[in-house]
Molecule: Bacterial RNase P class A
Organism: Chitinophagales bacterium
RNA sequence: GUUGCAAUCUGCUUUGCCGCGUUUCAUGCAAAUGGAAUGAGGAAAGUCCGGACAACACAGAGCACCGCACCAGCUAACGGCUGGGGUUCAUUUCUAUGAAUACAGAUAGUGCCACAGAAAAUAACUGCUUCUGAUCGAAGUAAAGGUGAAAAUGUGAGGUAAGAGCUCACGGCUAUUGAUGGUAACAUUAGUAGCGGGUAAACCUUGCGGGUUGAAAGACCAAAUAAGUCAACAUUUGAUGGCUGCUCGCCAGAGUUGAUGGGUAGGUCGAUCGACUAUACCGGCGACGGUAUAGCUAGAUAAAUGGCAAAGGUCUCCUUUAGGGGAGAUACAGAAUCCGGCUUACAGGAUUGCAACUAUU
Numbered sequence: 001g002u003u004g005c006a007a008u009c010u011g012c013u014u015u016g017c018c019g020c021g022u023u024u025c026a027u028g029c030a031a032a033u034g035g036a037a038u039g040a041g042g043a044a045a046g047u048c049c050g051g052a053c054a055a056c057a058c059a060g061a062g063c064a065c066c067g068c069a070c071c072a073g074c075u076a077a078c079g080g081c082u083g084g085g086g087u088u089c090a091u092u093u094c095u096a097u098g099a100a101u102a103c104a105g106a107u108a109g110u111g112c113c114a115c116a117g118a119a120a121a122u123a124a125c126u127g128c129u130u131c132u133g134a135u136c137g138a139a140g141u142a143a144a145g146g147u148g149a150a151a152a153u154g155u156g157a158g159g160u161a162a163g164a165g166c167u168c169a170c171g172g173c174u175a176u177u178g179a180u181g182g183u184a185a186c187a188u189u190a191g192u193a194g195c196g197g198g199u200a201a202a203c204c205u206u207g208c209g210g211g212u213u214g215a216a217a218g219a220c221c222a223a224a225u226a227a228g229u230c231a232a233c234a235u236u237u238g239a240u241g242g243c244u245g246c247u248c249g250c251c252a253g254a255g256u257u258g259a260u261g262g263g264u265a266g267g268u269c270g271a272u273c274g275a276c277u278a279u280a281c282c283g284g285c286g287a288c289g290g291u292a293u294a295g296c297u298a299g300a301u302a303a304a305u306g307g308c309a310a311a312g313g314u315c316u317c318c319u320u321u322a323g324g325g326g327a328g329a330u331a332c333a334g335a336a337u338c339c340g341g342c343u344u345a346c347a348g349g350a351u352u353g354c355a356a357c358u359a360u361u
């Protein structure tokens, strides 16, 4: 320097004319006119989580259902994030680097491990040994071979008819005890006991946690109508309703439910000052926290935040002896109560890191 991957930031600019929403000022009886300020994101998307807020009630308890699961922290909280540990994978300069992680329990129990293979736990196909000189057959064997993702803990020695933890030595895995280090998970080390394995994003068990609904939530005002009619049940011996899905329990309650008929469908709030934004400093490995200064930056309600023109910027392609010229493109996308995460989409540009290649020294 080029290419690839990953992460972070950004993601068109200017001028003119016209047209919109909100707030505010001036003029105006009003309608309206003019000025100023401001007006869609990093994801506004998905609706997957957590909250603020509102209502149901302050009456809970059990079961069901749902979520989480190594340790320590951050946060309003989270199934999020940060750091560390374990495990696995890759590379390797050999003890480091990078990545992933759904990481409690298989010694509570029930399932499953296709095909191949003799057999996936009640093992014996080939083979080895003995009866035996040989065949059939019988007994012993699991060291060697085959099948398979996985075949009764590995290697070596002894021993044996041949073999086997049968015995010994050194290892492996699981559980546990002591010592040292660490807040801890754990690490190192020295013992003891045991030895089919895997699988719980299989059912399940253990521990911890979870009230429900959701802005079309909810609150208020105005106006109009026919004290509407009929039927059933009920009026404290409680119809009905609420507290999650059920049970118990508790609370409210004078009307409730069904049919039929009539009136209205207008407005205000919720609704944008916040777990807010920017900069600087301090603390911390970091997520993040603290202090100071400055700032106010949509609030629509059928839903505004735009249209046209010109000139540029960036990228791609073609062309030109250079300068230059021409054509095309300019991402994903659009607030609706708000905030913090996660996931997904994204043309191009910039920065950083890693890997490979090339050139120079």
Stems, first nucleotide, its partner, number of pairs: 001357010012312007020039008041332001045343002048341005053214004060248004065210005070084005085103001086101006104205002109203002111199003125145002127141005153171006172195010218269004228260006240252004276295008313330007